[in-house]
Context: one part of a larger RNA
RNA sequence: UCUGGCUAAGGGAAAUCGGCAAAUUAGCUCCGUAACUUCGGGAGAAGGAGUGUCUGCUCUUGUGAGAGAGCAGAUCGCAGUGACCAGGGAGCUCUAACUGUUUAAUAAAAACAUAGGCGAUCGCAAACCCGUAAGGGCUAGUACGAUCGCUGAAUCCUGCCCAGUGCAGGUACCUCAAUCCCCGGUUCAACGGGAAGAAGGGCCUGUCAACGGCGGGGGUAACUAUGACCCUCUUAAGGUAGCGUAGUACCUUGCCGCUUAAUUGGCGGCUUGCAUGAAUGGAACAAUGAGAGCUCUACUGUCCCUAGCCAGAACCCGGUGAACUUUACAUUCCAGUGCAGAGUCUGGAGACCCCUAAUGGGAAGUGAAGACCCCGUGGAGCUUUACUGCAGCCUGUCGUUGGGUUGUGGUGUUAGAUGUGAAGGAUAGGUAGUAGGCAUCGAAGCGCAGGCGCCAGCUUGCGUGGAGCCGUCCUUGGGAUACUACCCCUCUAAUACUAUAACCCUCACUCGUUAAAGAGGACACCGAUUGGUGGGCAGUUUGGGUGGGGCGCCACGCCCUCGAAAAGGUAUCAAGGGCGCCCAAAGGUUGGCUCAAGUGGGUCAGAAAUCCACUGAAGAGUGCAAGAGCAAAAGCCAGCCUGAUGUGAUCCUGCACAACAAGGGAUCGCAAGCCGAAAGGCGGGUCUAGCGAACCUUUGUAUCCACUUGGUGUGGGACAAAGACGUCAGAAAAGCUACCCCGGGGAUAACAGUGUCGUCACCGGCAAGAGCACAUAUCGACCCGGUGGCUUGCUACCUCGAUGUCGGUUCUUUCCAUCCUGGCUGUGCAGCAGCAGCCAAGGGUGAGGUUGUUCGCCUAUUAAAGGAGAUCGUGAGCUGGGUUUAGACCGUCGUGAGACAGGUCGGUUACUAUCUGUUAGGGGUGUUUUGAGGUCUGAAGGUAAGUUGCUUUUAGUACGAGAGGAACAGAGCAACGGCGCCUCUGGUCGAUCGGUUGUCCGACAGGGCAUUGCCGAGCAGCUACGCGCUAAGGGAUAAGGGCUGAAAGCAUCUAAGCCCGAAACCCACCCUGAAAAUAGACCUCUUUAAGGGCAUGGAUAAAAGAUCCGUUUGAUAGAGUCGGGGUGUACGCACCAAGGCAACGAGGUGUUCAGCCUGCGACCACUAAU
Repeated sequence: UCUGGCUAAGGGAAAUCGGCAAAUUAGCUCCGUAACUUCGGGAGAAGGAGUGUCUGCUCUUGUGAGAGAGCAGAUCGCAGUGACCAGGGAGCUCUAACUGUUUAAUAAAAACAUAGGCGAUCGCAAACCCGUAAGGGCUAGUACGAUCGCUGAAUCCUGCCCAGUGCAGGUACCUCAAUCCCCGGUUCAACGGGAAGAAGGGCCUGUCAACGGCGGGGGUAACUAUGACCCUCUUAAGGUAGCGUAGUACCUUGCCGCUUAAUUGGCGGCUUGCAUGAAUGGAACAAUGAGAGCUCUACUGUCCCUAGCCAGAACCCGGUGAACUUUACAUUCCAGUGCAGAGUCUGGAGACCCCUAAUGGGAAGUGAAGACCCCGUGGAGCUUUACUGCAGCCUGUCGUUGGGUUGUGGUGUUAGAUGUGAAGGAUAGGUAGUAGGCAUCGAAGCGCAGGCGCCAGCUUGCGUGGAGCCGUCCUUGGGAUACUACCCCUCUAAUACUAUAACCCUCACUCGUUAAAGAGGACACCGAUUGGUGGGCAGUUUGGGUGGGGCGCCACGCCCUCGAAAAGGUAUCAAGGGCGCCCAAAGGUUGGCUCAAGUGGGUCAGAAAUCCACUGAAGAGUGCAAGAGCAAAAGCCAGCCUGAUGUGAUCCUGCACAACAAGGGAUCGCAAGCCGAAAGGCGGGUCUAGCGAACCUUUGUAUCCACUUGGUGUGGGACAAAGACGUCAGAAAAGCUACCCCGGGGAUAACAGUGUCGUCACCGGCAAGAGCACAUAUCGACCCGGUGGCUUGCUACCUCGAUGUCGGUUCUUUCCAUCCUGGCUGUGCAGCAGCAGCCAAGGGUGAGGUUGUUCGCCUAUUAAAGGAGAUCGUGAGCUGGGUUUAGACCGUCGUGAGACAGGUCGGUUACUAUCUGUUAGGGGUGUUUUGAGGUCUGAAGGUAAGUUGCUUUUAGUACGAGAGGAACAGAGCAACGGCGCCUCUGGUCGAUCGGUUGUCCGACAGGGCAUUGCCGAGCAGCUACGCGCUAAGGGAUAAGGGCUGAAAGCAUCUAAGCCCGAAACCCACCCUGAAAAUAGACCUCUUUAAGGGCAUGGAUAAAAGAUCCGUUUGAUAGAGUCGGGGUGUACGCACCAAGGCAACGAGGUGUUCAGCCUGCGACCACUAAU
């Protein structure tokens, strides 16, 4: 010193984030018990009283042994649940209803669960779940059931919104895949077109205890304020009841009240709610809680302020005996330097060698290839309206798969009907043949009825009628229903095939049964295929630059100027701008003209309209930036045109001096052209910006290749054009991670350091002003200059194979820009008290309330309650309240996973010290060439050993009109600090003595154990809360005050000289100190040794060593005796004692100031120091 334990006077939470820890309380009996309440509780509420032992007796019960409830009396102690065991209590608030559950090993909670409430799905071959399937669970259950989800007891309640997203239903219509169907495709196929058309979507409804959401502006009442009221914009609807500075409120320590001396806390209100709010439940609640906050009371070593003691470690001896760590060397310190924080470098200082115990300042100590941050074309987990898929589910078609009926379609066949441009007699389908055809088997006409219709008529049936009607011819026209054959449009009927809707059947198939019956039934299941849906699951992506990253921005492609330092080239998230076009003329050519501006003149006409003249190298214009260029032009005007054409080659640029694509430019060839009389010019724009590879798709070409059979075609190429990658030499692409992981980085952030100093702090210059006048007693603007390295920034130099991060605490030291104390000066200084300044760092600079706070605010004191540094000193010293892991709640944001320098509750602090430093204690060598024992000197070092206040005398004096009111010099006391001590007081006191409970040793006596069992007292020792001491002076100075005194005949404190002058400095005082290598001096003893050591009894000493004393010539220790001291009256015996017939009997009195003990003082050699 640590761990565990005991005790503390006075105070009593002042300690601290916080009463953490400890203390208090405690059993049983009786009395008594509040608010509130869900009437059960609360409640052991709170708060009181009693409790031992002995004697005798009463009642109840029991067969009895006994048990229980009592009464009366006696008696002891500090204390009777005497030890052990064994609730501290009360009040207010938050939160969760409760008991319960949870992160095995940092979170026990407000989180989870819960009963209760609500919604959804589901009729059993159920919904839901597991499985590839077979099969299985729920369930051998059946809606009073099962599953899924939200909320979370009971009570009072649960508002508005269906626009969005979901979910459910509907759906005339739109969209919609495959198959089938129809048409085209020369036959066929690919293919093209069309029709029909499922789920889904569109569309329409419903649904919020589904996901979710629930406004703004202006005006207005007879004081003001406020706004019941009004206006307006707007929404799907605009937050209702409640609650509200909240676990939610930024501002914020909101405002008011209470609590306190003082309150960032707590409680009650208000409420302008950054950003409350109703089953993402709202409010309120009795009971409950190892939940969170506050208060009161009791209690205490938490603290003021520490002290003592016990046990075990540590320490010493004996035995045994690890691990971490370990480049080397190592005696350091200070300053500097250096990759900017050095034991090793430079300079200086210091420094003989070794050991032990401590301490934890340093080794940017050990431990762990930093978990924060960034990076990686790293990983993983999670999310979603990221991308791409896959299960699952829904759905059409086909197969498994059969029979039938009806309706509605399609196709084919048969039969029948139908067919109107104009012209034409009139309703001419087409082509061909043909001159005749039909008719008593009933023609024309007429009547009735049906159908069609272009309203003219056509046609069919029946009746009547009783013999004709039509064609050829004419007209018209492409063409005559007279007749025959074939075909077409439209329609009707029948029939065959087929589609579809509905229904029936039974035979596949399914269920069912022991077997049947039966139920279902071509559906379903299953298989193939189609479309939809599909974070349920999977694989991936989620750019770069960047004074860290993110957010922002584009400095990511291109052009101009500048930076750019007179060749060329040259960076920054440097400065200033521009481009991603435009133009059929703004292009080509030929010809012509001259601009801007000014002056003079001229109708309206003005400063500017148009006209004339003159001057006018450019001050204009040139499509667009800037620069360059440009005057019979590159500007302006006009004519004719398309060279803004097709196709090749070379070179330059892009990209300085290597290579490199697209793009751009220049020159030349061929072809076809335009303009010009011609020479000639023309391959866009006066030049420098106006852009894009491959794959793929589309388009074009008297084109090429392969396949095919003649053809239609199909596939592939060549050339050209179009479609874009702006992250612009060009992936196909969203997020979260605090549950995280890996590889790296001090190439890059957060802390700290270095640098810098805008900011900050402090100082100065000048002096506008105010100060009644007066810049400078005091205050001092604008402007300017510094110092510091305490703020905040900047930087990215050190550290990412780790330098532990805020505050507090403990402890030390430094600076001064001085808060107090000391010495001075000025004053708008009478005194007192101030204000401002100068010197000065010796000492001091405290206690509380709130808050994690630093800081700040506040309270009462005080001489004063100064400011900074030391890795924002100090975690191998402590703490762990804050921040900053994992859990959880609220608000806000986000669809979500999640996020928040927003709030809130909870949440592991490792290390046995090698070196060095420091504090102590020892050993050795050297210091003379004898060895020792003593006493000193004092180089050097340390120091605060004192500091401050109050009272008082001076003195009610100086001063002052008064009110008021000093000083020098003394005295007393106190506070804080320092050193020492234990007579007193207090504490402790496992020496000791006594009391007493339970139990055991058979009883007594005497003891053991239970924290020393507990309790009372307590000497020595150690201690503080106790006691003692704690100055004066000298020297040299600072600011300042002076003397003499020139430079400068004066003046001047200064230049020479001299005198004063402070808690600061140096002495003095005190402590260490011959290892002070210049290693000192003196005295005594001493080669016969002197002296020392070991051993031995010990203590005034002590961890081990050391120190000191003793050693028979002896009181060193023990024993003994005496004294002093502590406790408090021993055992035994005698007597008394409430009672009791007696036996007995707690206890009392006497013997007895007894007994017992004694770390103290003496005496005494009995024992051991022989």
A computed fold for a 1170-nucleotide part of an RNA from Candidatus Syntropharchaeum sp. GoM_oil, annotated as large-subunit ribosomal RNA, half B. The source organism's lineage runs through Archaea, Methanobacteriati, Halobacteriota, Candidatus Syntropharchaeia and Candidatus Syntropharchaeum. Its mean pLDDT, the model's own confidence on a scale to 100, is 83. The RNAcentral record of the full RNA draws on ENA.